Predicted 3D model of an 89-nucleotide RNA (Glycine riboswitch aptamer) from a Gammaproteobacteria bacterium. It was read from a public genome assembly, where an Rfam model found it. It matches the Rfam family "Glycine riboswitch aptamer". Its family is annotated with glycine biosynthetic process in the Gene Ontology. Of the family's consensus pairs, 89% are formed in the model.
[in-house]
RNA sequence: AUAGCGUUGGCAGAAGAGACCUCUUUAGCAGAGGCGCCGAAGGCGCAACACGCUCGGAAACGCUCAGGCAAACGGACUGGAAACGCUGA
Numbered sequence: 001a002u003a004g005c006g007u008u009g010g011c012a013g014a015a016g017a018g019a020c021c022u023c024u025u026u027a028g029c030a031g032a033g034g035c036g037c038c039g040a041a042g043g044c045g046c047a048a049c050a051c052g053c054u055c056g057g058a059a060a061c062g063c064u065c066a067g068g069c070a071a072a073c074g075g076a077c078u079g080g081a082a083a084c085g086c087u088g089a
Stems, first nucleotide, its partner, number of pairs: 003087006011079003018035001020034005036069003042065001043063003049056001
C1' cells in the first nucleotide's frame, strides 16, 4: 500500500396489517374494555448434524410473548463511504 471479515455511529433506500367498536373524559393523538388482523425491532421454537444422550444446534421458516395496523416515529435488511479491530498474502 492492498484484499477479506467484524463492530460502531452517520447517509440513502426499506414491506405488511381496522384513522375499527364501546365506555370514561370539556376535548383529544389520553385512559379502560372488546372484536379483527400483520411480521421485518426484540424474544421464543427446530431439521441435518453433534453430544457428556430429555440439555447443543440456522434462517427471510414457525409462534405472535412483546411490538405494530392513516401520516409521523420506529423498522429487520440492503447499498456505498468513514473510524476502529481481526485475518491472510